[in-house]
RNA sequence: GGGCCGUUAGCUCAUUUGGUAGAGCGCGACAUUUGCAAUGUCGAGGUAAUCGGUUCGAGACCGAUACGGUCCA
Numbered sequence: 001g002g003g004c005c006g007u008u009a010g011c012u013c014a015u016u017u018g019g020u021a022g023a024g025c026g027c028g029a030c031a032u033u034u035g036c037a038a039u040g041u042c043g044a045g046g047u048a049a050u051c052g053g054u055u056c057g058a059g060a061c062c063g064a065u066a067c068g069g070u071c072c073a
Stems, first nucleotide, its partner, number of pairs: 001072007010025004019056001027043005049065005
């Protein structure tokens, strides 16, 4: 320098064909307990890496850039 893959909640990851952004763990409150743990219920938490384009509508399609991984030189 070039090819490919990845970037979504604090962490690990879903989101099939473009149509209301989710799960597990973690966090907070409550119930159960003498207390803790465990369990249950409820809740908070998101500019979907950044910018631009296509579209009535983009996390998903196209382009550029950044970062990470991997392969080639």
Molecule: transfer RNA
Organism: Berkelbacteria bacterium GW2011_GWA2_35_9